[in-house]
RNA sequence: GCGCGACAUAGGCCGAAUCCCCGGAGACGGGGAGCGGGGGAACCAGUCAGUUCCGUGGGGUGAAUUCUCGGUAACGCCGUCGAGGCGGUAUCGAGGAAGAGCAACUCUUUGAGCUCUAACCCGUCAGCUAACCUCGUAGGCCUUCAAGGAGAGGCGCC
Numbered sequence: 001g002c003g004c005g006a007c008a009u010a011g012g013c014c015g016a017a018u019c020c021c022c023g024g025a026g027a028c029g030g031g032g033a034g035c036g037g038g039g040g041a042a043c044c045a046g047u048c049a050g051u052u053c054c055g056u057g058g059g060g061u062g063a064a065u066u067c068u069c070g071g072u073a074a075c076g077c078c079g080u081c082g083a084g085g086c087g088g089u090a091u092c093g094a095g096g097a098a099g100a101g102c103a104a105c106u107c108u109u110u111g112a113g114c115u116c117u118a119a120c121c122c123g124u125c126a127g128c129u130a131a132c133c134u135c136g137u138a139g140g141c142c143u144u145c146a147a148g149g150a151g152a153g154g155c156g157c158c
Base pairs, nucleotide, nucleotide: 001157002156003155004154011142012141013140014139018033019032020031021030022029023028034137035136036135037134038133039132044127057125058122059121060120061119065097066096067095068094069093070092071091072090073089075087076086077085078084098117099116100115101114102113105151106150107149108148109147110146111145112144
């Protein structure tokens, strides 16, 4: 490089969320492996005292944090009244920083481009943490191009 191969089987993405076994007619229940999370010593970290200001306790999973500007809402404070000002909270919009994702065998690096920056939980309590204890194994979706490196890649022929 060419040919063949099985009619078996769509191929993938985010995510820990996959595979196997047992019981059961079934619904479903149980267990294991793998993967993921939480709690939990020593050591370390932390701690004590004083002053000022604020207060909405603190913590966990997750990439999902933070800053600036503008609008809206109610609340609190200041202002004798008034005009208005300040503060944090919630929400909407724009932009920045930071973080996360994006098949053409797999991993990785670089460039460009396109997206996302949510949601939920514990319940006043938890730093790290060996042994040990414990929990989850869902759900949702449809596909970006290029260059480099490493690895894998059925059979036959050249």